Predicted 3D model of a 533-nucleotide part of an RNA (small-subunit ribosomal RNA, 5' domain) from Ignavibacteriales bacterium CG12_big_fil_rev_8_21_14_0_65_30_8. The organism belongs to Ignavibacteriales, within Bacteria. It was read from a public genome assembly. Rfam family: Bacterial small subunit ribosomal RNA.
Context: one part of a larger RNA
RNA sequence: GGACGAACGCUGGCGGCGUGCUUAACACAUGCAAGUCUACGAGAAAGAGAUAUUUAUAUCUUGAUUAAAGUGGCGCACGGGUGAGUAACACGUAAGCAAUCUACCCUUAGAUACGGAAUAACUUCGCGAAAGCGGAACUAAUACCAUAUAAUGCAGCGGCAUCGCAUGAUGAUGUUGUUAAAGUUGCUUCGGUAACGUCUAUGGAUGAGCUUGCGUCUGAUUAGCUUGUUGGUGAGGUAAUGGCUCACCAAGGCUGCGAUCAGUAGCUGGUCUGAGAGGAUGAUCAGCCACACUGGAACUGAGACACGGUCCAGACUCCUACGGGAGGCAGCAGUGAGGAAUAUUGGGCAAUGGGCGAAAGCCUGACCCAGCAACGCCGCGUGGAGGAUGAAUGUCGUAAGAUUGUAAACUCCUGUUAGAUGGGAAGAAUAACCGUUAUUCGUAAGGGUAACGGCAUGACUGUACCAUCAGAGAAAGCCCCGGCUAACUACGUGCCAGCAGCCGCGGUAAUACGUAGGGGGCAAGCGUUGUCC
Repeated sequence: GGACGAACGCUGGCGGCGUGCUUAACACAUGCAAGUCUACGAGAAAGAGAUAUUUAUAUCUUGAUUAAAGUGGCGCACGGGUGAGUAACACGUAAGCAAUCUACCCUUAGAUACGGAAUAACUUCGCGAAAGCGGAACUAAUACCAUAUAAUGCAGCGGCAUCGCAUGAUGAUGUUGUUAAAGUUGCUUCGGUAACGUCUAUGGAUGAGCUUGCGUCUGAUUAGCUUGUUGGUGAGGUAAUGGCUCACCAAGGCUGCGAUCAGUAGCUGGUCUGAGAGGAUGAUCAGCCACACUGGAACUGAGACACGGUCCAGACUCCUACGGGAGGCAGCAGUGAGGAAUAUUGGGCAAUGGGCGAAAGCCUGACCCAGCAACGCCGCGUGGAGGAUGAAUGUCGUAAGAUUGUAAACUCCUGUUAGAUGGGAAGAAUAACCGUUAUUCGUAAGGGUAACGGCAUGACUGUACCAUCAGAGAAAGCCCCGGCUAACUACGUGCCAGCAGCCGCGGUAAUACGUAGGGGGCAAGCGUUGUCC
């Protein structure tokens, strides 16, 4: 000199864009953060209308292909948070899988036949303070189960061809065995047909798993470490290789090119600095990893050993009728605590993206916005021109004057920003719906796909921006002035009070302390402290 997720002191006009618990992975009140659905059975109420009427009401229709709850499907493994652990194939980079899986999506080929038995909801009985639980009886499905059919699938046994990198891979082929399904809706001339599904197989895409080379902090005042340890055979297990696990056999494996142990730490793209080499760092943004009160475990599933799932143990908090129960903000806000220190219990799904759905749509503290903070960067303003009797005041003074100083007053202007009034965007095109055209499936009706035109949709927001009005009116501080280092005098003080980054100032004329005048530097900031280069 530069930099910062900064803090502190003094000061503070506006706007744009960013950023904002670095400490206690400490504990959390409250609300919200993951639902959705043309599969299925059952099915309210308010309100409205009608009929009867004893003016109390009853019945019917609508509300209602509804709400709420239930079975079932898909999602909840994404998105969001944090960095505790981890020195490791965790990450980065480059390869490999002839050792692998992949829901939804796309492609291609084929199929979607025929039956059965339950169960929730509902009803009823019971237990319990509650959380909740149990018995009986009823019912449905795209829930569950059996049967049929089936190959290019899978498995066993054969030979053949092509290829390779050792295990082998690919292709066609013979034979034996084995494995499947679900319907809903629209239209209908009731024959079907179309859309969305369902099943089997092929290839792709996407995502994931595993293996390997190289790179990745400090300490030798840590020198030896290791028994599933190192390898083999066999078996089990996994989507898959493998001591991953087990039985048996062998005695190996690592290490001064630093094993083991200890300490510290998420890694990277990047960021800061530097001419570079390098050094430091890993906030925001992006990729990967790990974690979800602490420890352990599996279930479901294409995918988890699962932040807002389950079970067990533990600590803590809460409820209790003392028998027993409930909970997990390292999601967004917010509270307490800790701390030098870090924001609103805000608005909206309009946009982008995600989940479900055929769609309408619903959900979305992701996200988009607004609020707070000079925390940072950038921009703008606090006026401009003229104006000498060089006014007054202040300060200094040799008392002549010098300086403050064109500074002010005064004259003439301008109108940024803030203020007031009026106008007023872009971010919004898709999907859906309506119409037209083309194409495609179909005998047709009808449907699918594509293009064009129309219709509708804004939280921010009456915001940005524009115009007009008034008016210099509302807007400057901070640090320094001995040398380094730009900038000097007076008074006070008298080794006192104090200053100080280093050298050093202060003991009676202090340019170094305090105040004043003047001056220098930066400026909505200026200094100080901390850290890095």
Model confidence (mean pLDDT): 82 of 100.